[in-house]
Context: one part of a larger RNA
RNA sequence: CGAAGAACAUUGCGAGAACCCAUCCCUAGUACGAGAGGACCGGGAUGGACGAACCUCUUGUGUACCAGCUGUCCUGCCAAGGGCACUGCUGGGUAGCGAAGUUCGGCACGGAUAAGCGCUGAAAGCAUCUAAGCGUGAAGCCGUUCCCAAGAUUAAUGUUCGUAUGAGACUCCUCGUAGACUACGAGGUUGAUAGGCACUAGGUAAAAGGCCCGCGAGGGUUUCAGCCAAGGUGUACUAAUAAGUCGAGCCA
Numbered sequence: 001c002g003a004a005g006a007a008c009a010u011u012g013c014g015a016g017a018a019c020c021c022a023u024c025c026c027u028a029g030u031a032c033g034a035g036a037g038g039a040c041c042g043g044g045a046u047g048g049a050c051g052a053a054c055c056u057c058u059u060g061u062g063u064a065c066c067a068g069c070u071g072u073c074c075u076g077c078c079a080a081g082g083g084c085a086c087u088g089c090u091g092g093g094u095a096g097c098g099a100a101g102u103u104c105g106g107c108a109c110g111g112a113u114a115a116g117c118g119c120u121g122a123a124a125g126c127a128u129c130u131a132a133g134c135g136u137g138a139a140g141c142c143g144u145u146c147c148c149a150a151g152a153u154u155a156a157u158g159u160u161c162g163u164a165u166g167a168g169a170c171u172c173c174u175c176g177u178a179g180a181c182u183a184c185g186a187g188g189u190u191g192a193u194a195g196g197c198a199c200u201a202g203g204u205a206a207a208a209g210g211c212c213c214g215c216g217a218g219g220g221u222u223u224c225a226g227c228c229a230a231g232g233u234g235u236a237c238u239a240a241u242a243a244g245u246c247g248a249g250c251c252a
Stems, first nucleotide, its partner, number of pairs: 001151001005161006014148001016146002020048007032037001050105005058099004065092005070085006109143003116136004168246004172188005193239003196235005202228003209222005
């Protein structure tokens, strides 16, 4: 930009992905075979690699979470803290992200076939799977499964709304399940979109101050305290105010 205003929901032309394998058990030590050995067909179980999704568990990360520790500078000093030292070092760790973790997938079935195996059957009184005709037959082909999909210019379909009393969209703003920008999605007071606050899950591991004990280093108690990021629920306290722009053809 088109599809002759718009929103939402669909159809599926077409395209892509997937399709794997092994071991064990039963059938059955049966058929077969002198024996040694040892099945087809059919049924069941487990596993490998591969793939997808996810984060309950396990594990990793987690540089604005918590604690411990060293040196030094600073807050006048003590105590308590802050800066720097690779995030100063060390031990843990929420959300998110991830795999080594968890769950799931390959099935089954239909159609047409390949080699092959056949039926009927002449040419050629026989024979012959082939010449006419008809079957059967693969992890392969076409479907079936999953994803995308109307620029499918053949531009589809349905529902609802609107045609100037204007449907709807955009700008702008608060944001994230989205993200380089854009786009996409959730919201904009008829509001829980983000922040704050409250409670809570969870993390760390027992704050400071006081009191008690010890000459002291330190210990005990108050104290499962104190502090806390991204999680959950709630709550209009703060900010999403106000406003603007576009918007439906021509001819008879």
Notes:
A computed fold for a 252-nucleotide part of an RNA from a Candidatus Magasanikiibacteriota bacterium, annotated as large-subunit ribosomal RNA, domain VI. RNAcentral holds the full RNA, with entries from ENA. Model confidence (mean pLDDT): 88 of 100. The source organism's lineage runs through Bacteria, Bacteria candidate phyla and Candidatus Magasanikiibacteriota.